[in-house]
Context: one part of a larger RNA
């Protein structure tokens, strides 16, 4: 001098745009953040029309109640499908194929989504809801009957796949692929409906997304020098979507290090940022891509994906209910709230846009988003008045007492209205319908200089002097230094200099 996710002083007008818990990954009241589908099912309930058993009323038409059917609209507990592995959060932990780059799978995996080819055939047993009985204070649980489905089984078909053999071209860096052609063995499915569709099953292919594996690359410590037994290898088995000590018998001694193993500290890693002429140095807050991670620790299930923030299970620590028998919780989602801190926002409105997840669609659902509130936390704009205006008022300071300086500064005169305030209009964001923001930007009209200026310094470095009051005291101070009675260095005026809605101070980096 530049820079900050600041923070403390003093002051503080107004807008746009961003930014906001670096500390305790500390505990956390309320609420809200993952549904959705009735065009998969059975029920149950509720509108209305119509029909019907009884029945009261009435001479009758007809009304009402009541039972039970039908059709219509609509509502959803429970089965049953798809999302819930996404998107939001933190940075604990990791020095690792964890990131980043470049390869590489002839060791693979993919659901929703495109292309395309073949199929969609008989059949069967349950079970949830309900019913009716128990048990518990709760959370909840148990029989017992009864029922359905795009929920479960079971048979059949088989272009097709996939496995064994068999023959055979072809190709490749090595295990090895890749094609055709015979046997033989196994392998599918599910329907809905408003008829015009939307699904099921299976095979190729592809989009995109995932796993593995290598090369190089980025801390800091030798006051860590020797580490290693599933350790490094190899067979056989077993796992996985896949290769492999990934697990496990058995055999072999290996493996790995001064080019730093091992051990100890720190630390999520990049695009980037911040400084600098670069080269570098230093950091990784928004934003963007990996990656772990979810009270701690372990552990599988479900699934096309998790070993799964708002799913189970176990153990632990805490926290709350309880009838003491047992339960029930997990804000590193968005608000808040206690702590801790020098410090870090509203328990806000909206799904109008974008973007998700369900539905055939209307639609629900979204603290994702979009937007508003709080804060000079940052940037950047803007204003706090323009012109004139000496006898150079008044007052203040100084002062050689003439004077001089505050000063065109004010008065006074003229003028102008940004911004603020009132007042009427008023979008664009939505090309049919639909806007939280919002009567909001924006326009137009009025009024009146009116409502806006401070903070630090003036010994030298460093731009800016003089009074007086203190008297090594009060106090100053980045360094050098100043203060003991003439102090431009302290503390008060006047005056000056510098920046400006800020100015200082602290702290960190270059």
């Nucleotide at each position: 001098g530049g820079a900050c996710g600041a923070a403390c002083g003093c002051u503080g007008g107004c807008g746009g745009c961003g930014u906001g818990c670096u500390u305790a990954a500390u505990a956390c009241a309320u609420g809200c953040a993952a549904g959705u589908c009735g065009a998969g099912c059975g029920g149950a309930c509720u509108u209305c029309a119509c029909c019907u058993u009884g029945g009261u009323g009435g001479c009758a038409a007809c009304a009402c109640c009541c039972u039970g059917g039908u059709g219509u609209a609509g509502u959803u507990a429970g089965c049953g499908g798809c999302g819930a592995a996404c998107g939001g959060g933190u940075g604990a932990g990791u020095a690792a194929c964890a990131c980043g780059u470049g390869a590489g799978a002839a060791a693979c995996c993919u659901g929703c989504c495109c292309c395309a080819g073949a199929c969609u055939u008989c059949g069967g047993g349950a079970u949830a809801a309900c019913u009716c009985g128990g048990g518990g204070a709760a959370a909840c649980u148990c029989g017992u009957g009864c029922u359905a489905a795009u929920a479960c089984c079971g048979a059949a078909u088989a272009u097709c796949u996939u496995c064994u053999c068999c023959a055979u071209a072809u190709c490749g860096c090595a295990u090895g692929g890749u094609g055709c052609g015979g046997a033989g063995a196994a392998g599918a499915a599910a329907g809905a409906u408003u008829u015009a569709u939307c699904g099921g099953u299976u095979u190729g292919g592809g989009a995109g997304g995932g796993u593995c594996u290598c090369g190089c690359g980025g801390c800091c410590u030798a006051u860590c020098a020797g580490c290693u037994u599933g350790u490094u290898g190899g067979u056989g088995g077993g796992g996985u979507a896949a290769c492999g000590g990934c697990c496990u018998a058995c055999c072999a001694a290996g493996g790995c290090a001064g080019c730093g193993a091992c051990g100890g500290g720190u630390a999520g890693c990049u695009g980037g940022u911040c400084u600098g002429a670069g080269a570098g140095g230093a950091c990784g807050a928004u934003c963007a891509g990996c990656c772990a991670c979810a009270c701690u620790g372990g552990g599988a299930c479900u699934g096309a994906g998790a070993c799964a923030c708002g799913g189970c299970c176990c153990a632990g620590a805490c926290u709350c209910c309880u009838a003491c028998g047992g339960g029930a919780g997990g804000c590193a989602g968005c608000a808040g709230u206690a702590g801790g801190g020098a410090a870090u926002u509203u328990u806000g409105c909206g799904c109008a846009a974008u973007g998700g997840g369900c539905g055939a669609a209307a639609g629900c659902c979204u603290g994702a988003c979009g937007c508003a509130g709080c804060a000079a936390c940052g940037c950047c704009g803007c204003g706090u008045g323009c012109g004139g205006g000496a006898g150079g008022a008044a007052g203040g300071c100084c002062c050689u007492c003439g004077g001089g300086u505050c000063g065109u500064a004010a008065a006074c005169c003229g003028c102008u209205u940004u911004c603020a305030g009132c007042a009427g209009g008023a979008a664009c964001g939505a090309u049919a319908a639909u806007g939280a923001c919002g009567g909001u930007a924006c326009c137009u009209g009025c009024a009146g200089a009116a409502g806006a200026a401070g903070c630090c310094c003036c010994g030298g470095c460093c731009a800016a002097c003089u009074a007086c009051g203190u008297g090594c005291c009060a106090g100053c101070a980045g360094c050098c230094g100043c203060g003991g009675u003439g102090a431009u260095a302290c503390g008060u005026a006047g005056g000056g200099g510098g920046c400006g809605a800020g100015c200082g101070u602290u702290g960190u980096c270059c």
Predicted 3D model of a 510-nucleotide part of an RNA (small-subunit ribosomal RNA, 5' domain) from a metagenome. RNAcentral holds the full RNA, with entries from SILVA. Rfam family: Bacterial small subunit ribosomal RNA. Gene Ontology terms of the family: ribosome and structural constituent of ribosome.